[in-house]
RNA sequence: CAAUUGAAGGGUUUGAUCCUGGCUCAGAAUGAACGUUGGCAGCGUGGAUUAGGCAUGCAAGUCGAGCGACAAGGUGCUUCGGCACUGGAGGAGCGGCAAACGGGGUAGUAAGGCAUCGGAACGUACCCUCUUGUUCAGGAUACCCGCGGGAAACUGCGGUUAAUACUGGAUAAUCCCGAAAGGGCAAAGGUCCGCCGCGGGAGGAGCGGCCGAUGUGAUAUCAGGUAGUUGGUGGGGUAACGGCCCACCAAGCCAUAGACGUCUAGGGGAUGUGAGAGCAUGAUCCCCACCACUGGGACUGAGAUACUGCCCAGACACUUACGGGUGGCUGCAGUCGAGAAUCUUCGGCAAUGGGCGAAAGCCUGACCGAGCGACGCUGCGUGUGGGAUGAAGGCCCUUGGGUUGUAAACCACUGUCAGAGGGGAUGAAAGCGUAAGCUUGACAGAGCCUCAGAGGAAGCGCGGGCUAAGUUCGUGCCAGCAGCCGCGGUAAUACGAACUGCGCGAACGUUAUUCGGAAUCACUGGGCUUACAGGGUGCGUAGGCGGCCGAUCAGGUCCGAUGUGAAAUCCCACAGCUCAACUGUGGAAUGGCAUUGGAAACCGACCGGCUCGAGUGAGCUAGAGAUGUACGGAACUUCCGGUGGAGCGGUGAAAUGUGUUGAGAUCGGAAGGAACACCAGAGGCGAAAGCGGUACAUUGGGGCUUGUCUGACGCUGAGGCACGAAAGCUAGGGGAGCGAACGGGAUUAGAUACCCCGGUAGUCCUAGCUGUAAACGAUCAGUACUAGACGGAGGGGGGCUUGCCCUUCUCGGUCGUAGCGAAAGCGAUAAGUACUGCGCCUGGGGAGUAUGGUCGCAAGGCUGAAACUCAAAGGAAUUGACGGGGGCUCACACAAGCGGUGGAGCAUGUGGCUUAAUUCGAGGCAACGCGAAGAACCUUAUCCUGGGCUUGACAUGCUGGAAUUAGCUUCCUGAAAGGGAAGUGACGCCUUCGGGUGGAAUCAGCACAGGUGCUGCAUGGCUGUCGUCAGCUCGUGCCGUGAGGUGUCGGGUUAAGUCCUUAAACGAGCGAAACCCCUGUCGUCAGUUGCCAGCAUUCAGUUGGGGACUCUGACGAGACUGCCGGUGUCAAACCGGAGGAAGGCGGGGACGACGUCAAGUCAUCAUGGCCUUUAUGUCCAGGGCUGCACACGUGCUACAAUGCGGCGUACAAAGGGAAGCCAACCCGCGAGGGGGAGCGAAUCCCAAAAAGCGUCGCUCAGUUCGGAUUGCAGGCUGCAACUCGCCUGCAUGAAGCUGGAAUCGCUAGUAAUCGCAGGUCAGCUAUACUGCGGUGAAUGUGUUCCUGAGCCUUGUACACACCGCCCGUCAAGCCACGAAAGGGGGGGGCAUCCCAAGUCACUGAGCGAACCGCAAGGACGCAGGUGCCUAAGAUGAACUCCCUGAUUGGGACUAAGUCGUAACAAGGUAGCCGUAGGGGAACCUGCGGCUGGAUCACCUCCUUU
Repeated sequence: CAAUUGAAGGGUUUGAUCCUGGCUCAGAAUGAACGUUGGCAGCGUGGAUUAGGCAUGCAAGUCGAGCGACAAGGUGCUUCGGCACUGGAGGAGCGGCAAACGGGGUAGUAAGGCAUCGGAACGUACCCUCUUGUUCAGGAUACCCGCGGGAAACUGCGGUUAAUACUGGAUAAUCCCGAAAGGGCAAAGGUCCGCCGCGGGAGGAGCGGCCGAUGUGAUAUCAGGUAGUUGGUGGGGUAACGGCCCACCAAGCCAUAGACGUCUAGGGGAUGUGAGAGCAUGAUCCCCACCACUGGGACUGAGAUACUGCCCAGACACUUACGGGUGGCUGCAGUCGAGAAUCUUCGGCAAUGGGCGAAAGCCUGACCGAGCGACGCUGCGUGUGGGAUGAAGGCCCUUGGGUUGUAAACCACUGUCAGAGGGGAUGAAAGCGUAAGCUUGACAGAGCCUCAGAGGAAGCGCGGGCUAAGUUCGUGCCAGCAGCCGCGGUAAUACGAACUGCGCGAACGUUAUUCGGAAUCACUGGGCUUACAGGGUGCGUAGGCGGCCGAUCAGGUCCGAUGUGAAAUCCCACAGCUCAACUGUGGAAUGGCAUUGGAAACCGACCGGCUCGAGUGAGCUAGAGAUGUACGGAACUUCCGGUGGAGCGGUGAAAUGUGUUGAGAUCGGAAGGAACACCAGAGGCGAAAGCGGUACAUUGGGGCUUGUCUGACGCUGAGGCACGAAAGCUAGGGGAGCGAACGGGAUUAGAUACCCCGGUAGUCCUAGCUGUAAACGAUCAGUACUAGACGGAGGGGGGCUUGCCCUUCUCGGUCGUAGCGAAAGCGAUAAGUACUGCGCCUGGGGAGUAUGGUCGCAAGGCUGAAACUCAAAGGAAUUGACGGGGGCUCACACAAGCGGUGGAGCAUGUGGCUUAAUUCGAGGCAACGCGAAGAACCUUAUCCUGGGCUUGACAUGCUGGAAUUAGCUUCCUGAAAGGGAAGUGACGCCUUCGGGUGGAAUCAGCACAGGUGCUGCAUGGCUGUCGUCAGCUCGUGCCGUGAGGUGUCGGGUUAAGUCCUUAAACGAGCGAAACCCCUGUCGUCAGUUGCCAGCAUUCAGUUGGGGACUCUGACGAGACUGCCGGUGUCAAACCGGAGGAAGGCGGGGACGACGUCAAGUCAUCAUGGCCUUUAUGUCCAGGGCUGCACACGUGCUACAAUGCGGCGUACAAAGGGAAGCCAACCCGCGAGGGGGAGCGAAUCCCAAAAAGCGUCGCUCAGUUCGGAUUGCAGGCUGCAACUCGCCUGCAUGAAGCUGGAAUCGCUAGUAAUCGCAGGUCAGCUAUACUGCGGUGAAUGUGUUCCUGAGCCUUGUACACACCGCCCGUCAAGCCACGAAAGGGGGGGGCAUCCCAAGUCACUGAGCGAACCGCAAGGACGCAGGUGCCUAAGAUGAACUCCCUGAUUGGGACUAAGUCGUAACAAGGUAGCCGUAGGGGAACCUGCGGCUGGAUCACCUCCUUU
């Protein structure tokens, strides 16, 4: 110098967000255990469970300087028997001291404990100081000897003996008793002569006993406890106070500040953690307490009610000769048992300490050491440097490489630890001795020297996120992982393995536990409108808190001093072990408690005063405040009477019901009960529940004004008391209407409901009970402060112009500033800012359940858990989606129309069935004349049957061989493919002409090919659909904590998010529109193969000619709400008009936003992965894809006269054509055949357009409609028409007479109708598909409904998004819990009986050495006996706790069980709360309440204008 340096969060509820809230993780720690692994050393530490049982050894002795006796030995004497003296080993005895310490354990104990601070009525051996004394006597006894008993343990009798053993006398004060006088009380000697002892007294130190205050667990589901209990008086007892004990007297004492009971527990210093406050713990070390096999008891002693002493009882164990004895490891080791689990039957008294002794010394499992255990902390090592061709191997790979990795090898070094040898500081201080000097280490052994050699020494966990670190393979919701979230169903960074990486390292993980994080019990430091949480309301006890002024006191408070707060620990400084751990010295600290001195602001106490809080008086005042009595009218029902005559009633529609025995309707009358229209208002009153006709009576509270009086009298309020809707209960009334239950009718799949007809309790009154509600403002009461604005109710004051303004108090509302809030929202009536008091909360479920208690007549209320289970449950807000929510708008969506489908026959596709096979795909819209724009073979496929090939039908590469192979020709076999054989027979280059070599090809082999095999849920690409719907987004800014919003909403307008306008938005992008193509008008240019007005010519635009026209095809023009009028916001735009070929997008096409459907396609193609390889590849023949009781979709043709048939006759567009289109002409009834001109096409051909028009027939019928089906005969294509083609002719002539429920298309050149062409293609199943033109309508200018869509808004428990979510019974499995006839066990008390040992008291006739006495005897003592108390034991009635229990009850959980549909949207009957009844179940219904109900309308109010 220093000693207060210290605070982190993450994961998980959601589609996303903020909040609430739990669960969980990262840290530190441990007397630990387990798994894998394990080199050394130091220091610590190690039976936490059965205070369960213990074999064996040791753990308390010592003193001969207290005493007697004894051996060997010595000396002397000797009668040689021995004796005397000396000596004193060793074991025992008498005696003294110690044994009450030390050591172990934590059972009991919630206070007889402990901690801190005090106190008075006490004791104290050994130690210290002072003082004083230490005298005279006596009798015994153990040992020993003798004789006995006993198995043993042990013990009896007789005899002898000593003492610092015992006894008596003397002496006696500063001791004791006593007021005093007076009385009383002791001792021990030993010795080596140094000394050590002994007694009385006084004091001290240390130790101990006792008392008090404060503090020191849980539980109220323990609320009352207590008879020696509380106190007094008097005794007894104790070292000492005291009900400690006893007698008597009194009736107290303790307790919500928790008595009593129950459960748990040794307490503290401290230890762990934490920023701290705290929380948890109480191993090792220290202090205290308690225990010693269990229970009881005393003795001895200074001290014990005594761990290794005694007595008794009990259990257990051992032993026995069965009579009886013995024992107590919770001392150190050790053993068994139980357990996840905790060591050596070691060495030594060398050190420290203790006992005894004068001392030497003896004893000491205290202690010091060693051993075992990675149990902990700490230190050291397992090498160091160099070393790239980045070796090999492994792993990955896009095949290039990367990584392991300077890592290894290799080279050069070093020598720690361990090993071997040597030597050795120190732990030793002391003791003995006059001195010199001598003696003491169980154990450890630093440092040093020498030797050898990289030699002997690395693992564990983890790698999805949290959380540092990833790849491959295997597996395929399996095996498994997991702390939480969660991984695994064929591409797993999450399982297993490999490689690799990360972390720590002689360890690393796991489990358990504590604190932390957790502000998640909140003192520091939380909350309660909606998340868990304000008591239903008031009055009020205890308690808590409390206005202004002055004085006093000093309890709280503050300041100082003193004492204490043991040591160790923690912290700081320094020091010692090589460092560290560890240890030492000093300091700091020990938040505390006590004593004492002071201060007096505040709190408190007390005294005095004050008036503004509170109350009170006076005057005025509003009101559904309360109770009772009386009265009133309307309505309703019933009854009576009149009129009247068929229905009434009820519903979505009906029926039940009622009515000709006269209903309903209407009029008159009577009776009854309940409720009080209008006024009436978010208006008033009340503590809340609640209160509404009128009058009267009684009565509670409030407000305003004034300021009379009191003088803080106040606020809150645990318990307590009172009030407390509806339903319900008891008793008695009453009963019109309504109406749980119940009956009936409907509805329905059912309908224990909703609807309807009836209807009992009840609803009403009186007297009681119950005590709960969404008893809500989901907001406790009180006080103060903090912007405003506008309404309502009740008062007061002021002003003036008398109906207005200003102002003040109280009550009741709305909006809103600051602020608050998770947000919604609250906002002077706070959810703002503060204070005071009370109540309540601490994840969801289980559960407001069980159990106990208590209240109630009951129903039930109040209080109120746990096991188990989940990783959430929840609040507010956001974006979507959805609604049997709302608003606006659109669409051939409906309506208005036209024509169809559904009925028939046939075609075609699909399902199904069938089959050897009927290949595959597509499946609501958006599969089904779809892939397929052509299945007889081919196509054609893991389709089937059968036959073949195996480097392959096809590609690339490598190696080798053989030859002349390949190719071509022919033959055999075969259904073909294929197989076999023969013949012929090429090429480039070099060449010595022998040959060599090479490419293609072939053979063999290897890589590989191949796959329409699987996965469209691994993919690319392409496509469908919502939808040509008008949407989908971004940048910047702004708003919001945020998700997100705004923009994109509102008002208009549009086909349109089209445009305008407003506006915290301003702009922009993808879509819409436009740009592109076709078509409609005109112009310009061009004029063949097209055209032909005029000219010429001809049979014919055939030719000459022409460019005018048509047409062709290139470029232009044109249309823009441009113009006019109106409407509209001065806009956008709309309506009408003009002009124009065309008018408000002119018509059509191409074009399809962000996205949705895991939509479709692995069989167009491409492609990851998997599978296959003499087959799932490939080739071939035949069959199948065409199969037919049936069902559906899409079509064609019809059912006829607006038609059909015959004949005649007219007018298109767009296409196609060379292996083609095919003219003329000839043959054939025809399909077709022959023939061959022209044309690669504005030239030629297909090619006839058809409906139409004209005319004739048919005359309403199964027909001159319709054409299926079938027969016969032909034609064409093709290798081939049997399965299975098309066409022609003749013949045949089916169903069908306009189509049920239902359903489709279409708004103009559209529907309808008519034909033409093309692609595919040898041919065709085309009635399909894609195009083309001809003729050519009707209806609607509307949005109620159906369907779909867009925007805005609303509700939501949905987000896989309503095909959502979700409730209860029943059935199954499993788990924990409750009840239960009972059964078993434990605990502490109570009562009665019995009573061991023992103290005490009484007794003591028996016994006895010391004293008195000559003696007898006495004193005194003992044995024995009796009594009180009393352990154990027995019995009894209760209490309490635990275990178990047939059966039973609900609860939790469990991918795909049953029944329904209760809730979430208006959830299809709004939901929920309380209560009551009913029902398979969710639930339904009645009564009252709530909004935490949607929607529409109305009323009122607010804001803005």
This is a predicted structure of a 1505-nucleotide RNA (small-subunit ribosomal RNA) from Planctomicrobium limosum. Rfam family: Bacterial small subunit ribosomal RNA. For this family Rfam cites "Crystal structure of the ribosome at 5.5 A resolution" (Yusupov et al., Science, 2001).